Predicted 3D model of a 270-nucleotide RNA (Bacterial large signal recognition particle RNA) from a Solirubrobacteraceae bacterium. It is recorded under the gene name ffs. Rfam family: Bacterial large signal recognition particle RNA. It is annotated as a non-coding RNA gene. Gene Ontology terms of the family: SRP-dependent cotranslational protein targeting to membrane, signal sequence recognition and signal recognition particle, plasma membrane targeting.
[in-house]
RNA sequence: CCGUGCUAGGCGGGGAGGUAGCGGUGCCCUGUCGCUCGCAAUCCGCUCUAGCGAGGCCGAAUCCCCUCUUGAGGGGCAGGUCUGUGGGGUCAGCACGCCGAACAGCGGCGCUGAUGGCCUGAGGUCCCGUGCGACGUCGGUCUGUGAAUCAGGUCAGGUCCGGAAGGAAGCAGCCUUAAGCGGAUCCCGACGUGCGCAGCGGGGAGCCUCGGUGCCGGAGCCGUUCGAGGCGCAGGCGCUCGUAGACCUGUUUCAAGGGAGGGUGCACGG
Repeated sequence: CCGUGCUAGGCGGGGAGGUAGCGGUGCCCUGUCGCUCGCAAUCCGCUCUAGCGAGGCCGAAUCCCCUCUUGAGGGGCAGGUCUGUGGGGUCAGCACGCCGAACAGCGGCGCUGAUGGCCUGAGGUCCCGUGCGACGUCGGUCUGUGAAUCAGGUCAGGUCCGGAAGGAAGCAGCCUUAAGCGGAUCCCGACGUGCGCAGCGGGGAGCCUCGGUGCCGGAGCCGUUCGAGGCGCAGGCGCUCGUAGACCUGUUUCAAGGGAGGGUGCACGG
C1' cells in the first nucleotide's frame, strides 16, 4: 500500500413546550436524506453513560469525532410605528352647541327725506282721592246660659196685722231680664289691607312705547350671512395607564444546513 472479516460508531438534526432532569410520540423550522415494526400527552420510556423492546443496512472514511467560519429558522429582553380593545382624565387644543363687536357681502326702505332733535296727542310707569268685591277684626242682630243677698213678675209653705172679713211683707220654686259668658248661615254698620277690577276722577317734574293732517336737520336705517372673541360640552379625537396582534430596529440565546482544516481502531493474508 492492497484485499478480506469485524468493532467503535452511524442510519437525520434543531427550536419552543412539557419535565426534577433527559429523550420520544404531538406542534414548528430545516436537509429533498426519509431504516422497519410496537409503546406513547387526563402521556410512553429512562436517570447525567439518560427513550425502551425487536429486527435490518452501512462501516474506518465524501458517511464517525473535534475546531474554526458562515448561517435559514426559533425563543427572551428593550425600543419604535400601525391597528384593535379596557380604563383614566381633559378645553391649556380639535370637533360640537349657543352668543357674538368692527369690517365686508346680499336683500329691503330712504332726498316724493333715513337715524336723530324740538313741539304735541294718546297710552304705560309713578303719586293722590274714591267706588265695588274679597279677606281680617270689631260692633249690631238672632239664639243659649245667666244674679243666695244689693233686678222685675207670680209667689206654695210659713210669718205679721185683724174678733172676723180681709190685707201686708216676703223665703224656696218657676218665668222674664241687666251685667257677664258662649254659639251662629244670612243681614246691617265701622276700621283696615303686600288682595282683585281692560272700575271712576285728578295730577303729571322725569322715564318708556306708539303716533302726528307740525317744525329743525341732511344720509342713513332695518333684516340676514361671515365674523375676532366669549360661554358651555365629556360623547369622539389629541393626552395618559394597561392589554392583544402585525411590522421594523438593537441586543442576547439556541441552532439545521454549507465551507475549511485536523484527528481516529482491531484481526488475518499478500